A computed fold for a 516-nucleotide part of an RNA from a freshwater metagenome, annotated as small-subunit ribosomal RNA, 5' domain. Rfam family: Bacterial small subunit ribosomal RNA.

Context: one part of a larger RNA
RNA sequence: GGAUGAACGCUGGCGGUGUGGAUAAGGCAUGCAAGUCGAACGAACCUAUUAGUUUUGAAACUGAGAUUAUAUCAAUGUCGAGAAAUUAUUUUGGUUAGUGGCGAACGGGGUAGUAACGCGUGGGAACUUACCUAGAAGUCUGGAAUAACUAGUCGAAAGAUUAGCUAAUACCGGAUAGACCCUCCGGGGUAAAGAUUUAUUGCUUCUAGAAAGGCCUGCGUAGUAUCAGCUAGUUGGUAAGGUAAUGGCUUACCAAGGCUAUGACGCUUAGGGGAGCUGAGAGGCUGACCCCCACCAUUGGAACUGCGACACGGUCCAAACUCCUACGGGAGGCUGCAGUCGAGAAUCUUCCGCAAUGCACGAAAGUGUGACGGAGCGACACCGCGUGAUGGAUGACACCCUUCGGGGCGUAAACAUCUUUUAUGAGGGAGGAAAUUAUUGACGUUACCUCAUGAAUAAGGGGCUCCCAAUCUCGUGCCAGCAGGAGCGGUAAUACGAGAGCCUCAAGCGUUAUCC
Numbered sequence: 001g002g003a004u005g006a007a008c009g010c011u012g013g014c015g016g017u018g019u020g021g022a023u024a025a026g027g028c029a030u031g032c033a034a035g036u037c038g039a040a041c042g043a044a045c046c047u048a049u050u051a052g053u054u055u056u057g058a059a060a061c062u063g064a065g066a067u068u069a070u071a072u073c074a075a076u077g078u079c080g081a082g083a084a085a086u087u088a089u090u091u092u093g094g095u096u097a098g099u100g101g102c103g104a105a106c107g108g109g110g111u112a113g114u115a116a117c118g119c120g121u122g123g124g125a126a127c128u129u130a131c132c133u134a135g136a137a138g139u140c141u142g143g144a145a146u147a148a149c150u151a152g153u154c155g156a157a158a159g160a161u162u163a164g165c166u167a168a169u170a171c172c173g174g175a176u177a178g179a180c181c182c183u184c185c186g187g188g189g190u191a192a193a194g195a196u197u198u199a200u201u202g203c204u205u206c207u208a209g210a211a212a213g214g215c216c217u218g219c220g221u222a223g224u225a226u227c228a229g230c231u232a233g234u235u236g237g238u239a240a241g242g243u244a245a246u247g248g249c250u251u252a253c254c255a256a257g258g259c260u261a262u263g264a265c266g267c268u269u270a271g272g273g274g275a276g277c278u279g280a281g282a283g284g285c286u287g288a289c290c291c292c293c294a295c296c297a298u299u300g301g302a303a304c305u306g307c308g309a310c311a312c313g314g315u316c317c318a319a320a321c322u323c324c325u326a327c328g329g330g331a332g333g334c335u336g337c338a339g340u341c342g343a344g345a346a347u348c349u350u351c352c353g354c355a356a357u358g359c360a361c362g363a364a365a366g367u368g369u370g371a372c373g374g375a376g377c378g379a380c381a382c383c384g385c386g387u388g389a390u391g392g393a394u395g396a397c398a399c400c401c402u403u404c405g406g407g408g409c410g411u412a413a414a415c416a417u418c419u420u421u422u423a424u425g426a427g428g429g430a431g432g433a434a435a436u437u438a439u440u441g442a443c444g445u446u447a448c449c450u451c452a453u454g455a456a457u458a459a460g461g462g463g464c465u466c467c468c469a470a471u472c473u474c475g476u477g478c479c480a481g482c483a484g485g486a487g488c489g490g491u492a493a494u495a496c497g498a499g500a501g502c503c504u505c506a507a508g509c510g511u512u513a514u515c516c
Stems, first nucleotide, its partner, number of pairs: 001516004006512005013385006019378002026341003030338003035102003040099002043096004048091001050088007060078002065073002109296003118221007127213003132209008140174004149164006180189003194201002222268003229259003234256008271293004275286004298319005321332004349375001351374003357371001358369004388418004399408003423453006432443001460505005465486003471500005481488002
């Protein structure tokens, strides 16, 4: 000199773009962060419609009778608009708890562990893949349940349980069978599901592709020898098991091997890379944000489901912690987004929206999405702009210095003329929206444009002995203090404190910490 996810002190006008829990992988109140499909299924409820039943019943006609007699009242009977309730193998639309399918293994967070085929780079052979693309073939025939629901029982709750009923693209048989699998080459074996608005779309098997993943391996990958020996599934073989697949991956038997001063084994530290900072480079240091990979999800262990997990918002067991309890028993996991306590020098809103991009589901309309798009807070960083411009005295006042003559602040101010970036107010006003008409914008009273008002709303920090740009006066008197180093201060201090002046950077300026 440069740099920082910085912090602290003084100060602080605006905008854009970035960025913001580095410490306790410490504990967490509350809300939200993964759903979707009725075009797989049976129900329940709502709605409208149709039909039946019951109840009520306007108006009209009738008119036993009564009377105040061209009039008024009126029992009864006929017809019956309309309303209400209820029932249903009528149909319409909708909502949903449940069965079922797909998703939930992605996306989001963190760096605890890991010195390792974990990562980077280059090779390899013994593998798998739901959804997607292309091609070939098929989609026949039966069955038994079960949730929901109904009726009970137990329990404070969480929930559990008994009996009965029912459906399916849920489950289980049979048939068929090839370019599939096995084979002793004779043969043997394995599949399917329907829905519908009749356009389609699903389902099963096989062969390729795309993209993704699992496995093996050469090389590279921190410190330490005040760690020198380490290893029995250990090293190799045979056989078997296991896996999608190779393999001591596992087991039995056999052999006695394998690694090591080119640093084994141990210990300490640490996620790796693309990259970032610095430097002329070689190199040194770092691994925030963004991208790729790995690993983790209170701690330890385990499997289930599934194409895929040994699964952050799934299950089971154990442990610690927290909460509820009727004391018998239960519930929970923010290293998701906000937010809270704690510890700390220190790090933000319990915001808006699915309008865009993407993802899941769906035939679609659409629904969901704290991913994402945005806004808010912080000078935390970088960049840009402003705090006025021109004229104005041999030079006002105040203040400072003075050799008392004068000098400085200083064109600075006042004053005059002008401008309006910015600010405030008013009006107009996008793009981001794609798409066939129409509709759809959180941001957004936005950006941007025009007009009006009025210099109006806006300057500080550090330094001035030398290194190092910039000095005088007063106070203090080895005191109080300064300080990066040299050093300064003991009565004339350009070095302490104050004032004036000056230098420098500037919405910042200094200090501290760390790296080159």
The RNAcentral record of the full RNA draws on SILVA.
The prediction has a mean pLDDT of 84.